[in-house]
RNA sequence: CUGCGGGAGAGACUCCCAUCAGGGAGCGCCGAAGGCGCAACACGUCCGGAAACGCUCAGGCAAAAGGACCGCAG
Numbered sequence: 001c002u003g004c005g006g007g008a009g010a011g012a013c014u015c016c017c018a019u020c021a022g023g024g025a026g027c028g029c030c031g032a033a034g035g036c037g038c039a040a041c042a043c044g045u046c047c048g049g050a051a052a053c054g055c056u057c058a059g060g061c062a063a064a065a066g067g068a069c070c071g072c073a074g
Stems, first nucleotide, its partner, number of pairs: 001074006011027001013026005028061003034057001035055003041048001
């Protein structure tokens, strides 16, 4: 990396459009795609620097899909 299996959280909220799927706006919320921030330390002049921590830009809040991460096989 590929295949298979497992895999959390949070309104099936309100209004409008749309045949459905879905889209727009509003308020509320989640933390596990991605993104951003930093302690020690380093540098020596404003530059670097981790996470499952923090933020919530993005994403998400029935099911499905997605999903960090884990297991097995190649």
This is a predicted structure of a 74-nucleotide RNA (Glycine riboswitch aptamer) from a marine eukaryotic metagenome. Rfam family: Glycine riboswitch aptamer. The literature on the family includes a 2017 paper in MBio by Babina et al., "In Vivo Behavior of the Tandem Glycine Riboswitch in Bacillus subtilis". Its family is annotated with glycine biosynthetic process in the Gene Ontology. The model forms 89% of the base pairs in the Rfam consensus. The sequence is in RNAcentral, with records from MGnify.